About this RNA: The prediction has a mean pLDDT of 81. This is a predicted structure of a 123-nucleotide RNA (SAM riboswitch aptamer (S box leader)) from a Chloroflexota bacterium.
RNA sequence: GGUUCAUCGAGAGUGGUGGAGGGCAUCGGCCCUGUGAAGCCACGGCAACCGAGUCGGACCCUUCGCCGGAUCUGACCACGGUGCCAAGUCCGCCCUGACGGUGGUCGUCGGGGGAGAUGAACU
Numbered sequence: 001g002g003u004u005c006a007u008c009g010a011g012a013g014u015g016g017u018g019g020a021g022g023g024c025a026u027c028g029g030c031c032c033u034g035u036g037a038a039g040c041c042a043c044g045g046c047a048a049c050c051g052a053g054u055c056g057g058a059c060c061c062u063u064c065g066c067c068g069g070a071u072c073u074g075a076c077c078a079c080g081g082u083g084c085c086a087a088g089u090c091c092g093c094c095c096u097g098a099c100g101g102u103g104g105u106c107g108u109c110g111g112g113g114g115a116g117a118u119g120a121a122c123u
Stems, first nucleotide, its partner, number of pairs: 001123008013043005021032003027092003044085003049081003053076006060069002089115001093113008
């Protein structure tokens, strides 16, 4: 980098360094930013995807029964691996349903797709 699956309206920042950008394609909108951007470092925090741990549930194996074991699953924990800590993934694109409105462009709410982000597994 690619494929598959899951999730994405919640949550959580200070200091140092740095010195002009940033909101991760591009472009546009809008916003953040010398009251100091990105990046880097330290400390702190959020969350609970994966692993570990604790306590349950279902079902199966074994047993006379308990114990033990396999699979699936719920809750808890926050130890390990990631991730994250302005704004919905900041907003936008395509198809479509309902409602509202217009001469028309359109608006609101929902469904599907696309793009993107993060994780896990595989490659």

The model forms 97% of the base pairs in the Rfam consensus.